[in-house]
Model confidence (mean pLDDT): 81 of 100. Transfer RNA from an Aquificaceae bacterium, 75 nucleotides, folded computationally.
């Protein structure tokens, strides 16, 4: 070098034109004599980078970064 898949919160992930979410984990309150659980409450995000289509892009597209896989050349 070819093709595929995959990049959304600290972690693991969902969302596939029309308000960015969930489990976890973090900070608080509540409960209890106390911790554990538990139950509620906030935080927390340039949705990989740039561009392009739209009225409207995390969502279509196009390039190029990363990671994983799969073929192919050469040694």
């Nucleotide at each position: 070098g070819c093709c595929g898949g995959c990049g959304u919160a600290g972690c693991u992930c969902a969302g596939a034109g029309g308000u960015a979410g969930a489990g976890c984990g973090a900070g608080g309150c509540a409960c209890u004599c106390g911790u554990a659980a538990u139950g509620c409450c906030u935080a927390g995000g340039u949705c990989g980078u740039g561009g392009g289509u739209u009225c409207a892009a995390g969502u279509c597209c196009c390039a190029c970064c990363g990671c994983c896989g799969g073929c192919u050349c050469c040694a």
Its Rfam family is "tRNA". Rfam links the family to the GO term triplet codon-amino acid adaptor activity.